[in-house]
A computed fold for a 279-nucleotide part of an RNA from a Nanobdellota archaeon, annotated as large-subunit ribosomal RNA, domain VI. Rfam family: Archaeal large subunit ribosomal RNA. Its Rfam clan is "LSU clan". The coordinates come from a structure-prediction model, not an experiment, and the mean pLDDT is 82. The full RNA is in RNAcentral, with records from ENA.

Context: one part of a larger RNA
RNA sequence: UCGGGAGUCUGAUGGGAAGAUGCCUCCAGUACGAAAGGAACAGGGCGUCGUGGCCUCUGGUGUAUCGGUUGUAAUGCACUGCCGAGUAGCUACGCCAUACGAAAUAAGCGCUGAACGCAUCUAAGCGCGAAGUCCCCCCAGAAACGAGACUCCCAUGGCCCAGACUGGCUGGCAACAGUCGGCGCGGGCCGGAAGGUCCGGUAGACGACCGGGUUGACGGAAUCGGGGUGUACGUGCCAAGGCAACGAGGCAUUCAGCUCACGAUCACCGAAAACCUGA
Numbered sequence: 001u002c003g004g005g006a007g008u009c010u011g012a013u014g015g016g017a018a019g020a021u022g023c024c025u026c027c028a029g030u031a032c033g034a035a036a037g038g039a040a041c042a043g044g045g046c047g048u049c050g051u052g053g054c055c056u057c058u059g060g061u062g063u064a065u066c067g068g069u070u071g072u073a074a075u076g077c078a079c080u081g082c083c084g085a086g087u088a089g090c091u092a093c094g095c096c097a098u099a100c101g102a103a104a105u106a107a108g109c110g111c112u113g114a115a116c117g118c119a120u121c122u123a124a125g126c127g128c129g130a131a132g133u134c135c136c137c138c139c140a141g142a143a144a145c146g147a148g149a150c151u152c153c154c155a156u157g158g159c160c161c162a163g164a165c166u167g168g169c170u171g172g173c174a175a176c177a178g179u180c181g182g183c184g185c186g187g188g189c190c191g192g193a194a195g196g197u198c199c200g201g202u203a204g205a206c207g208a209c210c211g212g213g214u215u216g217a218c219g220g221a222a223u224c225g226g227g228g229u230g231u232a233c234g235u236g237c238c239a240a241g242g243c244a245a246c247g248a249g250g251c252a253u254u255c256a257g258c259u260c261a262c263g264a265u266c267a268c269c270g271a272a273a274a275c276c277u278g279a
Stems, first nucleotide, its partner, number of pairs: 003154007013140004019049007032037001050098005058092004065085005070078002101135001103133001108128004157190005163183001165182007194277003198212004218270003222265004226260004234253005241246001
């Protein structure tokens, strides 16, 4: 703010490196000029610097992951032991963006024109004129106390207590007594829109924000796809040698094995029951 909630806006105001700059081409061998020489406005292209964003490509990292390998009998450990690769993420050395213009003006240049029969841009009046101002552009922005606008959903109920006031009826001459009602604010209970607690990440120090919550693919697991590494263990065959035992290693099984921060499928697990707040 003033019943609670969902969504979409307006835009007071504030902020912004809002961009800066160079070269080439064209204009054009044109205007100009006797010739020699030799422009400009507008248009197009390419850079440099700065700023903001991003990760498709390239590069880096990548203590996820895979392979090789040394010391130790082996594990650990040795900077992640070392070496070679490397997805996501984060990044620059990579990629993208970073106008034109409008208005009012400054110095300055003018028109008309008196005071001062002339002259004078100024006194009245009028027109131009900047990388500057303001708008255009980007961001935030109803706590903008003049606290805004639009659309939609729910509610705007019930009961009790207390209390000040108030109405009717009965009794009484009256003061008053009894009884039945009304009542804004106040206290409590029920009901109850919705939110929270819960699961997570495009978000994040904590709050917050965003998504999901069984009418569910939000997270995990599993399977598949895709990516990384580079062909696992075991077995079979071969193997320099060697009397033999043994044997590094090679080939095949095997685009294997291992693995993932990515995607899809799939309710198997967790978003349950319940509780809290509550118009």